[in-house]
Transfer RNA from Lactuca sativa, 72 nucleotides, folded computationally.
Lineage of the source: Eukaryota > Spermatophyta > Gunneridae > Cichorieae > Lactuca.
The coordinates come from a structure-prediction model, not an experiment, and the mean pLDDT is 82.
It matches the Rfam family "tRNA". Its family is annotated with triplet codon-amino acid adaptor activity in the Gene Ontology.

RNA sequence: GUCCCUUUCGUCUAGUGGUUAGGACAUCGUCAUUUCAUGUCGAAGACACGGGUUCGAUUCCUGUAGGGGAUA
Numbered sequence: 001g002u003c004c005c006u007u008u009c010g011u012c013u014a015g016u017g018g019u020u021a022g023g024a025c026a027u028c029g030u031c032a033u034u035u036c037a038u039g040u041c042g043a044a045g046a047c048a049c050g051g052g053u054u055c056g057a058u059u060c061c062u063g064u065a066g067g068g069g070a071u072a
Base pairs, nucleotide, nucleotide: 001071002070003069004068005067006066007065010025011024012023013022018055027043028042029041031039032038048064049063050062051061052060
């Protein structure tokens, strides 16, 4: 240089066009316990960025950026 894969809450991850974007851990709060730990209930928290297709895009196409790989 060329080609391929990938990017979703703090972390890991599910989601192949119409979802309230779900789950686990973590965080915060409530309750139980003398306290901690633990447990219960609850809350907050995410689609890398730009453009396109479509009635409708996290999902399809494309470009940029980050990460990974193959090749020379």